[in-house]
RNA sequence: GCACCCGUGGCGGAAUUGGCAGACGCGUAUGGUUCAGGUCCAUAUCUUGGCAACAAGGUGCAGGUUCAAGUCCUGUCGGGUGCA
Numbered sequence: 001g002c003a004c005c006c007g008u009g010g011c012g013g014a015a016u017u018g019g020c021a022g023a024c025g026c027g028u029a030u031g032g033u034u035c036a037g038g039u040c041c042a043u044a045u046c047u048u049g050g051c052a053a054c055a056a057g058g059u060g061c062a063g064g065u066u067c068a069a070g071u072c073c074u075g076u077c078g079g080g081u082g083c084a
Base pairs, nucleotide, nucleotide: 001083002082003081004080005079006078007077010026011025012024019067027045028044029043030042031041032040046057047056048055049054060076061075062074063073064072
């Protein structure tokens, strides 16, 4: 230099026919159980604002196509594999 693959909450990792994004697990918070801790159980858990209802934003970054994009297209950044 060329080709291919990957990038999604604090972490792992789904959503591949373009049609509700944050499934599921871990972790965390609060409560229960216990003399206490662990295990186990219940609820909550993307971010920001808000007492709440709710609103806005959010798939590495910047654009494009589309009624609709994590998904398709272009550029770009980072990581990996192969070839030279």
The RNA shown here (transfer RNA) has 84 nucleotides and comes from an uncultured Lachnospiraceae bacterium. The coordinates come from a structure-prediction model, not an experiment, and the mean pLDDT is 80.